[in-house]
């Protein structure tokens, strides 16, 4: 230099062209004597920018950061 894969909440993943899921952690509450354990409610998210689109986290482009693979060495 060339190829590909990944970016979703504080972590870990999940899904999907039409209001974004589930654990774990935060916060609150019940329970308890108290803590833990459970239960119940909340919290809070698609890297950037840009197209296509009625409508983009999903598709397309460039870039960014990561990870793998391949080649050159003037």
């Nucleotide at each position: 230099g060339c190829g590909g894969g990944c970016a979703u909440a504080g972590c870990a993943u999940a899904g999907u062209g039409g209001u974004a899921a589930u654990g774990c952690a935060g916060u609150a509450g019940c329970c308890u004597u108290c803590c833990a354990a459970g239960c119940u409610a909340c919290c809070g998210a698609g890297g950037a920018g840009g197209g296509u689109u009625c409508g983009a986290u999903u598709c397309c482009c460039u870039c960014u950061g990561u990870c793998c693979g391949c080649u050159c060495c003037a």
The RNA shown here (transfer RNA) has 74 nucleotides and comes from Acetobacter peroxydans. A source record names the gene trnG. Its mean pLDDT, the model's own confidence on a scale to 100, is 80. The RNAcentral record of the sequence draws on ENA. Rfam family: tRNA. By type it is a transfer RNA.